[in-house]
The RNA shown here (Bacterial RNase P class A) has 431 nucleotides and comes from a marine sediment metagenome.
RNA sequence: CCGGCCGGAUCAUCGCCUCGCCCGUGAGGGCGGGGAGGAAAGUCCGAACACCACAGGGCGCCGUGCUUCCUAACGGGAAGGCGUUGCUGCCAGCGCGGCUGGCGGCGGCGACGGCACGUGCAACAGAAAACAGACCAGCCGAUGGCGUCCGCACGGGCGCACAGGUGAUGGGUGAAACGGUGGGGUAAGAGCCCACCGGCGUCCCGGGCGACCGGGGCGGCCAGGCAAACCCCACGGGGUGCAAGGCCAAACAGCGCCGCAUCCCGGCCUCUGCUUCGGCAGGCGUCGGGAAUAAGGUGGCCCGCCGAAGACGCGGCGCGGGUAGGCCGCUUGAGGCCGUCGGCGACGGCGGUCCCAGAUAGAUGAUGAUCUCCCCGGAGCGGGGCCGGCGGCGGCCUCACCGGGCAGACAGAAUUCGGCUUACAGGCCGG
Numbered sequence: 001c002c003g004g005c006c007g008g009a010u011c012a013u014c015g016c017c018u019c020g021c022c023c024g025u026g027a028g029g030g031c032g033g034g035g036a037g038g039a040a041a042g043u044c045c046g047a048a049c050a051c052c053a054c055a056g057g058g059c060g061c062c063g064u065g066c067u068u069c070c071u072a073a074c075g076g077g078a079a080g081g082c083g084u085u086g087c088u089g090c091c092a093g094c095g096c097g098g099c100u101g102g103c104g105g106c107g108g109c110g111a112c113g114g115c116a117c118g119u120g121c122a123a124c125a126g127a128a129a130a131c132a133g134a135c136c137a138g139c140c141g142a143u144g145g146c147g148u149c150c151g152c153a154c155g156g157g158c159g160c161a162c163a164g165g166u167g168a169u170g171g172g173u174g175a176a177a178c179g180g181u182g183g184g185g186u187a188a189g190a191g192c193c194c195a196c197c198g199g200c201g202u203c204c205c206g207g208g209c210g211a212c213c214g215g216g217g218c219g220g221c222c223a224g225g226c227a228a229a230c231c232c233c234a235c236g237g238g239g240u241g242c243a244a245g246g247c248c249a250a251a252c253a254g255c256g257c258c259g260c261a262u263c264c265c266g267g268c269c270u271c272u273g274c275u276u277c278g279g280c281a282g283g284c285g286u287c288g289g290g291a292a293u294a295a296g297g298u299g300g301c302c303c304g305c306c307g308a309a310g311a312c313g314c315g316g317c318g319c320g321g322g323u324a325g326g327c328c329g330c331u332u333g334a335g336g337c338c339g340u341c342g343g344c345g346a347c348g349g350c351g352g353u354c355c356c357a358g359a360u361a362g363a364u365g366a367u368g369a370u371c372u373c374c375c376c377g378g379a380g381c382g383g384g385g386c387c388g389g390c391g392g393c394g395g396c397c398u399c400a401c402c403g404g405g406c407a408g409a410c411a412g413a414a415u416u417c418g419g420c421u422u423a424c425a426g427g428c429c430g431g
Base pairs, nucleotide, nucleotide: 001431002430003429004428005427006426008371009370010369011368012367013366014365016035017034018033019032020031021030022029023028037410041421042420044419045418046417047416048415049241050240051239052238061237062236063235064234065233066080067079068078069077070076081112082110083109084108085107086106087105088104089103090102091101092100093099094098113232114231118230119229120226121225135171136170137169138166139165140164143163144162145160146159147158148157149156150155179197180196181195182194183193184192198222200219201218202217203216204215205214206213207212245328246327247326248325254319255318256317257316258315259314260313262291263290264289265288266287267286268285270283271282272281273280274279296306297305298304335354336353337352338351339350340349341348342347373408374405375404376403377402378401382399383398384397385396386395387394388393
């Protein structure tokens, strides 16, 4: 550096959730079984399941993107290819405490299809950023210009370096400045031309399922970067999520229908009549008690029982929608463990065995004891190691030992799986 695993144990007491059996009319009680994680997390991908939508075709939009394989599927995984990078072994060269190149070994990383279709973009710096470019130095002076000479003209020689040429040499800017070496060529130069090398395209041969690798021929002469820019190519893609969805169903409101006929006793107030003036009788109202009933209830029928208030009200029945609330969905599943076989591996086949949380504002906890891991401190004796000293010996570290602390990280199910990512005290194993 990489990969894998664990992430407290045992017991006691008191509790919590759930399942099975038994007791109990019931409330409840007893016994037995089970009760968080490697990430239950983020909700980022892929599915199962559920409901909704949906003739067919096209365009658009979104996602994925080296190859082969695994898988129910995936943006996941395995094994490879290529690129890039770190360490390292061997060899060769050189300007030799190193650098460069070749062949290996062990790792890390890669949104890794296409920019020699089209379009577009490139901050700052810089003279110039894409069929580029002359800023400084340098080279050239073919062409044009100026001067001078050959008496003038034609033509030519020499000089200047004004225009201009030159990216071959040095400098400078930048992430990036338009192949390398040698020769020809030229005024000087330049793939301008040629040979070789590198790179690219294409064809052939060989290897590999394939990505790709090795070799050879030919070609023009170099084609820069960005597709996490539009775009092109290939493949894939309905939406919403268990608050899915299904069942039962209060109260209040709405709608429809039904019943509200009475009697007795007592207190108070008031009115009317009679009166021997003491009261008596009756009525309205109001308060209290009682009786028998209505619609209707008493899961169907009969008996029995229950069952009231004064009409803009009361009582009762029914209806639809479906709220509160309850039940289902709900945990047996692409399931776990063991063995065996196939495969480099991811994974798959076969056999055996097990049942392993289902709460609903959310159970899975608290306390105590013992032990282990770990942490802190100590250093007299003992074991091991290192240093100093000729030596007796001295110093330091560590193990055992002694004393103390003591489970101490991240975190916690909520429909269920497969992944990814992120968090994590401490410990173990392998390379």